[in-house]
RNA sequence: AUACUUAAACGGCAAACCAAUCGUGAGGUUGGGACGCAAAGCCAUGGGUCUUCUUUUUAAGGAAGAAUGCCAGGUUGCCACC
Numbered sequence: 001a002u003a004c005u006u007a008a009a010c011g012g013c014a015a016a017c018c019a020a021u022c023g024u025g026a027g028g029u030u031g032g033g034a035c036g037c038a039a040a041g042c043c044a045u046g047g048g049u050c051u052u053c054u055u056u057u058u059a060a061g062g063a064a065g066a067a068u069g070c071c072a073g074g075u076u077g078c079c080a081c082c
Stems, first nucleotide, its partner, number of pairs: 012037002017032006035069001041075003045072003049066008
């Protein structure tokens, strides 16, 4: 230096569930808690998913929203046995 690979270390994140709280809702926040994660850092850009409202030709359309821990894409990035 490299890694399409994964030994170790310093650290990081935090599913389900529980409590409080906000929201019509999907869900969010805080605390507890760890199933997992090398991008489970960041960005709703494409597809898909979910919620609410709405239109109508009733199985499709429209609007507003939610989640990146569904799959892509963009962008930044730690360690380094061998």
Predicted 3D model of an 82-nucleotide RNA (c-di-GMP-I riboswitch aptamer) from a Planctomycetota bacterium. The coordinates come from a structure-prediction model, not an experiment, and the mean pLDDT is 81. It matches the Rfam family "c-di-GMP-I riboswitch aptamer". Rfam describes the family as follows. GEMM was predicted in a large-scale screen for bacterial structured RNA regulatory elements. It was read from a public genome assembly, where an Rfam model found it.